[in-house]
RNA sequence: AGAGUUUGAUCCUGGCUCAGAACGAACGCUGGCGGCGCGUUUUAAGCAUGCAAGUCGAACGGUAGAGAGGUGCGUGCACCUCUUGAGAGUGGCGAACGGGUGAGUAACACGUAAGUAAUCUGCCUAAAAGUUGGGGAUAGCCUGUGGAAACACAGGGUAAUACCGAAUACGUCCUAUAAAUGGGAGUUUAUAGGGGAAAGGAGCUAAGGCUUCGCUUUUAGAUGAGCUUGCGGUUCAUUAGCUAGUUGGUGGGGUAAAGGCCUACCAAGGCGACGAUGAAUAGCCGGCCUGAGAGGGUGACCGGCCACACUGGGACUGAGAUACGGCCCAGACUCCUACGGGAGGCAGCAGCUAAGAAUCUUCCGCAAUGGACGAAAGUCUGACGGAGCGACGCCGCGUGAACGAAGAAGGCCUAACGGUUGUAAAGUUCUUUUCUUGUUGAGGAAUAAUCACUGUAGGGAAUGACUGUGAGAUGACGUUAAACUUGGAAUAAGCAACAGCUAAUUACGUGCCAGCAGCCGCGGUAACGCGUAAGUUGCAAGCGUUGUUCGGAUUCAUUGGGCGUAAGGGCAUGUAGGCGGCAUGACAAGUCUGGUGUGAAAUAUCAUCGCUCAACCGAGAAAACGCACUGGAAACUGUCAAGCUUGAGUAUCGGAGGGGAAGCUAGAAUUCCUGGUGUAGGGGUGAAAUCUGUAGAUAUCAGGAAGAAUACCGGUGGCGAAGGCGAGCUUCUGGCCAGAUACUGACGCUGAGAUGCGAAAGCGUGGGGAGCGAACAGGAUUAGAUACCCUGGUAGUCCACGCUGUAAACGAUGUGCACUAGGUGUUGGGGAGAUAUUCUCAGUGCCGUAGCUAACGCGUUAAGUGCACCGCCUGGGGAGUAUGCUCGCAAGGGUGAAACUCAAAGGAAUUGACGGGGGCCCGCACAAGCGGUGGAGCAUGUGGUUUAAUUCGACGAUACGCGAGAAACCUUACCAGGGCUUGACAUAUAUUGGAAUAGUGCAGAGAUGUAUUAGCCUUUCGGGGCCGAUAUACAGGUGCUGCAUGGCUGUCGUCAGCUCGUGCUGUGAAGUGUUGGGUUAAGUCCCGCAACGAGCGCAACCCCUGUCAUCUGUUGCCAGCAUUAAGUUGGGGACUCAGAUGAUACUGCCGGUGACAAACCGGAGGAAGGUGGGGACGACGUCAAGUCAUCAUGGCCCUUAUGUCCUGGGCUACACACGUGCUACAAUGGCAGAUACAGAGCGCCGCGAAACCGCGAGGUUAAGCAAAUCGCAGAAAGUCUGUCUCAGUACGGAUUGGAGUCUGAAACUCGACUCCAUGAAGUUGGAAUCGCUAGUAAUCGCGCAUCAGCAUGGCGCGGUGAAUACGUUCCCGGGCCUUGUACACACCGCCCGUCACACCACCCGAGUUGGGGGUACCCGAAGUCGCUAGUCUAACCGUAAGGAGGACGGCGCCGAAGGUAUGCCUGGUAAGGGGGGUGAAGUCGUAACAAGGUA
Repeated sequence: AGAGUUUGAUCCUGGCUCAGAACGAACGCUGGCGGCGCGUUUUAAGCAUGCAAGUCGAACGGUAGAGAGGUGCGUGCACCUCUUGAGAGUGGCGAACGGGUGAGUAACACGUAAGUAAUCUGCCUAAAAGUUGGGGAUAGCCUGUGGAAACACAGGGUAAUACCGAAUACGUCCUAUAAAUGGGAGUUUAUAGGGGAAAGGAGCUAAGGCUUCGCUUUUAGAUGAGCUUGCGGUUCAUUAGCUAGUUGGUGGGGUAAAGGCCUACCAAGGCGACGAUGAAUAGCCGGCCUGAGAGGGUGACCGGCCACACUGGGACUGAGAUACGGCCCAGACUCCUACGGGAGGCAGCAGCUAAGAAUCUUCCGCAAUGGACGAAAGUCUGACGGAGCGACGCCGCGUGAACGAAGAAGGCCUAACGGUUGUAAAGUUCUUUUCUUGUUGAGGAAUAAUCACUGUAGGGAAUGACUGUGAGAUGACGUUAAACUUGGAAUAAGCAACAGCUAAUUACGUGCCAGCAGCCGCGGUAACGCGUAAGUUGCAAGCGUUGUUCGGAUUCAUUGGGCGUAAGGGCAUGUAGGCGGCAUGACAAGUCUGGUGUGAAAUAUCAUCGCUCAACCGAGAAAACGCACUGGAAACUGUCAAGCUUGAGUAUCGGAGGGGAAGCUAGAAUUCCUGGUGUAGGGGUGAAAUCUGUAGAUAUCAGGAAGAAUACCGGUGGCGAAGGCGAGCUUCUGGCCAGAUACUGACGCUGAGAUGCGAAAGCGUGGGGAGCGAACAGGAUUAGAUACCCUGGUAGUCCACGCUGUAAACGAUGUGCACUAGGUGUUGGGGAGAUAUUCUCAGUGCCGUAGCUAACGCGUUAAGUGCACCGCCUGGGGAGUAUGCUCGCAAGGGUGAAACUCAAAGGAAUUGACGGGGGCCCGCACAAGCGGUGGAGCAUGUGGUUUAAUUCGACGAUACGCGAGAAACCUUACCAGGGCUUGACAUAUAUUGGAAUAGUGCAGAGAUGUAUUAGCCUUUCGGGGCCGAUAUACAGGUGCUGCAUGGCUGUCGUCAGCUCGUGCUGUGAAGUGUUGGGUUAAGUCCCGCAACGAGCGCAACCCCUGUCAUCUGUUGCCAGCAUUAAGUUGGGGACUCAGAUGAUACUGCCGGUGACAAACCGGAGGAAGGUGGGGACGACGUCAAGUCAUCAUGGCCCUUAUGUCCUGGGCUACACACGUGCUACAAUGGCAGAUACAGAGCGCCGCGAAACCGCGAGGUUAAGCAAAUCGCAGAAAGUCUGUCUCAGUACGGAUUGGAGUCUGAAACUCGACUCCAUGAAGUUGGAAUCGCUAGUAAUCGCGCAUCAGCAUGGCGCGGUGAAUACGUUCCCGGGCCUUGUACACACCGCCCGUCACACCACCCGAGUUGGGGGUACCCGAAGUCGCUAGUCUAACCGUAAGGAGGACGGCGCCGAAGGUAUGCCUGGUAAGGGGGGUGAAGUCGUAACAAGGUA
């Protein structure tokens, strides 16, 4: 410090997720030791048991008991003295500390800084003064009574440092007066009057007293506390108004103390948008976690403060409480009970129950520290010190170290060579932290009482006071820490991960299953993602997971974000608020600077010390950004005073304008009405129909009526704040602009609330209604058509008044001011001027610099650079929905969530693809033609059906006379049956036997079995070759996967495209080049150009063909010479021809066009002219195209079978459908006769002449030929002649019967051909559709491959030989440019809504059931306060009676719980209703994205 995830890719916006740190944690697996910490976060739920606050005999009376002594004697009892002495009681102090918890509390509760001139303070310290003299009770105790108990009552008697008077009063308190002082409510001093104290104990003594601890009064301090105030720290406005002791005053009361704290009266105030009131949540802080910081989260442990003690209320005591281990009352709960009544409060320490994911021992000790009491010893102390349990956390240590390669074995992987685990192990040497055995053993302990020795002051002395030194008991932990010692590598390693983020990978298993997953996402047979193993990586006595917080997140942005396309309010006026021009003076609130106080300690930081180190701990420093007080400065902000003119405004003169309101007027058009002319249609549409018209329309002429809107001008022109405003004239009225002069003197900008304006539609009332026209009706269209189109048509549109208050109210751009290059239009003013022009102000457009922007774009009219103020945003959906409130007559508007759900949603631009977008161009693409297919019969392939099997593959174009260039057997892969199992075939090894091979007989359908005959070579004598048997490795598979593959192939397409390097442009994907202007068959070439070059394609080079030349002439040829029936022969090389090598054609030449180009058009010459014709040749890629059945091949599967052999059958089936063909339907023909002319091939298991036989297929015999020699081989259409005469025929030949031929072991299933006979459909073919542009179509025959035989198919060959192309509007396909896009699996795309089903959360809801607080009233406990003289009454007064005072009782106010009524807030549940979300393959349509087919 970043990373993953939206896309085909890119940049941006934006959310989600991850890596880090932390924890009072929990869970899973695992677990050696030690130190230091921490340990019910949940129900402030309930608690058995024990302990947690006592102490003092030196305050008091005194006892049980124990010991010693004595007396009485009755010998075991009573009494006395001394010592000791519980327990209980009176009294004092403490119990208000310490310890726990966080329920309540949004508050002066807390923090911080102040105030107290409004207060108190036990014990402690210092100082001053005193401590005199009396009195009456009471507990304990004794006697008795009641009660189950708790406990209570009566009588008797007793003490005090308990209680009560009296005396005294330096201080002190109250009152009054005077003076001083302070800004002041006050303070101090003086005088006078009045009030108010006490207690003794111990020690010493020379017995006088002294000392000490107490006690009383007062002052001061310290400590602690009370009260008041400024400032600070939560959420909600879907809580906007709250308040009656409420706000203030006066009198009184009350308190330690100010105060409505309380009360009576008077006044009517007080708080609130700077958020009152209400609701929700919450103890606050030092700190802790995180973070670079600012911040955010948090408030466990430790420390400070507050609150609470079963729940609620109350007071008492006291220095202090409204009291955790006190009291009273009420309530709930638990326990005891004799049923009458009682007892209790772990949120103290342990512990229990329940709850929960979850949190410990009913331990030891007061040795240390601290506390209470005491003179002290000491007692008490679950505070505390320790130990125990828990890896809960932090820190430290260990589980060994060195050497050790045969790189062992085993595991895993492997191409089987090897690699890895791995120096790891074993082994050798060494060490002993830890562990174990035993021994020793520090520190925590300081001192108290007491003793000894000094010193100081005082005293007559002693005890004593203060101070110093020395001695001086005491250890829970504890079998402590540590040290030494015995033994021996001995006792000690796991967890998670390994696709990316993110360090680390292989194999097997599984097969969208099981499962994983933080996000993106893995898994459907080769899973680096699941499970296991091996290996590796990370951390380590821990490791992972889960939860939470901060971080990353600049994703609430002060530091540090934005708002044209996520986010500017529809517009203005203006209140509060915020901000504000130039210059002078004053003040000092902000601001700056110095000082003082505080900011507790701990923590954190720095340096340092002690535990072996560290964690931990000690001491020190610095810091603490804050608050308060105080001194100073005066630039800036602020305030005050007095000014200025530039901001703003006013007046006068001038100007433009659809600015607004009202009234009046005009013409054109439309419709309607009346009348005339006139006749059959009109109207409407893509085409029609509804409609209208012979009752006279439409058309046309004349007249009249009505309402609405204002052509031309008219314009990115004008005006207005926006909405908006358009005929003309008049009246009223708002704003704006320019120049000049004068005036006011900051009067300004913005603007939350508020107020006003605000298109269209809509609403109310009343008018109006020509045209248009929601709804509605009809007609069309359509599968449907509640639409688009047509004919009608109501509301509405118009006017007046009122409401509504919203729009893509848009420049999707808030208002104001200032600054920052220009160019060019235009509107309205002004100035200068040579009347060319130019300058300037205010608007309104375009282009553009810098700059900005994600880009698009903006660019003085900013989206640039700044300032001021306002509004708004924070992922998509749910949703602008629900609910609450509010406005509205309603419709509806404003404000405005959550649950749940997704990992995206989105912006701009890029490349493609696509469009029922556009432009240009090409192609037998259309058109123009010729001939077909589709109808018939047959052939062939396919589908379907059938079958034991009808083997398999190929399926739009790009399957279907295709794989197959030949299914009777074989082929053959299929079916039935019969056989074989190292196999039909290959290699190797071992053992063993035999030649191989060729026959014969028998059984059998055959394979096969069996019997039998004939029959080797070589050798180094081991053997080898060849064949068989047995055994083992293995063979074999046309079994699966073409979606695991190679190779090959089809198609787009012989279309003209597809790319790269460098440079340049762009943030980037990418672009440029390759686009543009021409041209071409062509990205062919030329020109231009931020491109310059290059590659694969095109073209050319190759082959055939067309012309010529040269060479060579046999088997070819024959002009001339001989010869023959015949180029038959001699001869010849001229010609043809053959086959070799060359030449030729290049827009080369001429003219025109073109841009002086490329090129095109025409012409000449030429065998051929613009690629001469044809072929081979197929760019980058697309279709997961085809093929595992040509072959090869990964993986899987079968192995007496899915292998292999054989016989027979099947692939040839047949209601039917389709493709491709053949033959026809006839006269441009059929038949018969005669007759002419090819090319290219093939031939020895072959082609086969001639001759003879057969009607023929063919047969017999046989010459020649391995072929320019012989043969196949007769070419056919054509030509000549004859016949047929338009008919199902002398067309057509299917089908069938019979007889044959050939091939072949074999033609039944199932061959071809021949002859005779038979003679079907068919008379030119619906919708639709195919081929072809010249030697082409059409037509005619010939050959070849396969092959024993079988060709209408395939591949070739030549003969005859056309028609048409105006042209590119349309159909199809393609290329280039451009445009739109929500598509990228790319339109066979994407995608919307209803309905049906399942699940989830939510809203409404008749009701029902809880909780909370409010108001009114009723009842009213305890208790304080007040009143009261009913009862009782020790101290004081009084001789007494009695009084004062007190207690009890009674009454009153207040008052908790409870009750009644009422409305409010907030939960649970709910019949039923509602929409929403989610869900591989449901239904209906096709709304959106392209002009999405109606933008």
Molecule: small-subunit ribosomal RNA
Organism: metagenome